[in-house]
Transfer RNA from Desulfobulbus sp., 83 nucleotides, folded computationally. It matches the Rfam family "tRNA". It is annotated as a transfer RNA. The sequence was found in a public genome assembly.
RNA sequence: GGAGGAAUGGCCGAGUGGCUGAAGGCGGCGGUCUUGAAAACCGUUGUACGAAAGUACCGUGGGUUCGAAUCCUACUUCCUCCG
Numbered sequence: 001g002g003a004g005g006a007a008u009g010g011c012c013g014a015g016u017g018g019c020u021g022a023a024g025g026c027g028g029c030g031g032u033c034u035u036g037a038a039a040a041c042c043g044u045u046g047u048a049c050g051a052a053a054g055u056a057c058c059g060u061g062g063g064u065u066c067g068a069a070u071c072c073u074a075c076u077u078c079c080u081c082c083g
Base pairs, nucleotide, nucleotide: 001082002081003080004079005078006077007076010026011025012024018066027045028044029043030042031041032040046057047056048055049054059075060074061073062072063071
């Protein structure tokens, strides 16, 4: 230099155009149980702005579309291969 792959809540990870801020798991918080704890079970749990309703956010910036985490493009970081 060239080719391919990956980036999603505190962590892992599904979702590949439509009611998906987003499944599920871990973790956190509260509770039940226990003499107490562990385990198990139940509920709850992203951030920012906002009084609330709500809006925005899927690595970053653009674009396509009525509609984008999902398609296109450039860039950033990481992994693999070729030279």